[in-house]
Formats: sequence, structure tokens, C1' cells
RNA sequence: UGAUGAGGUAGAGGCGCAAUGAAAAUGAGUAAGUGAUGUGAGAAUGACAACGAUGAUCAUCACGGAAAGGUUUCUUUGCCGAAGUGAGUUAGUGGUCCACACUACCUUUGCUGGGGUUGCAUUGAACAAGUGCAACACUGUCAUUACUAAGUUAAGUGUUAGUAAUGAUGCACUACUGAUCAG
Repeated sequence: UGAUGAGGUAGAGGCGCAAUGAAAAUGAGUAAGUGAUGUGAGAAUGACAACGAUGAUCAUCACGGAAAGGUUUCUUUGCCGAAGUGAGUUAGUGGUCCACACUACCUUUGCUGGGGUUGCAUUGAACAAGUGCAACACUGUCAUUACUAAGUUAAGUGUUAGUAAUGAUGCACUACUGAUCAG
């Protein structure tokens, strides 16, 4: 001097992500429980325990009266694989075992750039909301091409910004720093 850009730091996307605390609505006049009347032996989850003639279960009436998960608003905090999710292991909880469900951690460096709308499926008390899949447009970043403007130049190329089209997507992108290699 040239090439490359390991690693580190700081940033951007926007109805951006997640968590905590408080309040409110819903849950619900529901469930548990109590009493009365009627019935009269089972009910319960595959099995067991617990319950039952001191009346199970069921039905009616009355009294009684919650909670959790989820939601909304506000505040605070941490952030931009923020986070979510599939599969698997372990531990815990649900009376016990199985099954199933939920919570927490870890792994696979699995999948997803981001939010929205609609449809289907599923969870859910719910027409709320979440999750998964698909479609639709929007948006961010990068690359390529074309055009426009600025600047430079004798002119052109290259540079910066914008618009349009196409394609891709986060282990990415931008800025700074800087490892390494060659002469």
C1' cells in the first nucleotide's frame, strides 16, 4: 500500500418484543358448601383409595357465594432472536399408579426479519385472546437492473440520495474499531 473483515462496541425497523406491580371488567350469581322435598343404591377415570341406608347419584326449591388461567388500562424494568414455537431429556404439581395436562431448566445452534387482515384447526366460559397452518397486501434490510436529482469530470465510469421492478431474508443489516494474509 492492497485484499479480506475474525472479534468487539454502538445503533435502526414500529400498532416492535417480553417481564413486574396496581386497578378494572369478564369468569358468575357459576363452582364448593348448607338446608328442605322426592327417589332408593351406587357414584367415580383404566385400576385403587376416599364417599354412601347417619341416604350415594339424580331432580326441584331456597340459602350461600368464590378462585385460577386468559383480557384491558396505566406505571416501571430489560431489550431488537427482542421473542415465539416444534421435537426431545430431567424435575415438580394435579389423592396414588397409568394416561393426560400445566410449570421450570437444558439441548438440537430445528423453524420464524416484523407487525396486520382473513380463513381453517386447536386451547378457552367467551363472539375475548393465544397458538399452528395457509393466503393477502404493508413494512425493514441487503443485492441486481432502470430512471431522476446533487456533486465530480473535457466527457464517461465510479459516489450519495430518491423512485420503480425483481429476488432473497436475522448466525442478518448499518457505523466505528480491529484480528489475519500478500507485496

A computed fold for a 183-nucleotide RNA from Lottiidibacillus patelloidae, annotated as Lysine riboswitch aptamer. The model forms 98% of the base pairs in the Rfam consensus. Its mean pLDDT, the model's own confidence on a scale to 100, is 76. Its Rfam family is "Lysine riboswitch aptamer". Its family is annotated with lysine biosynthetic process in the Gene Ontology. RNAcentral holds the sequence, with entries from Rfam.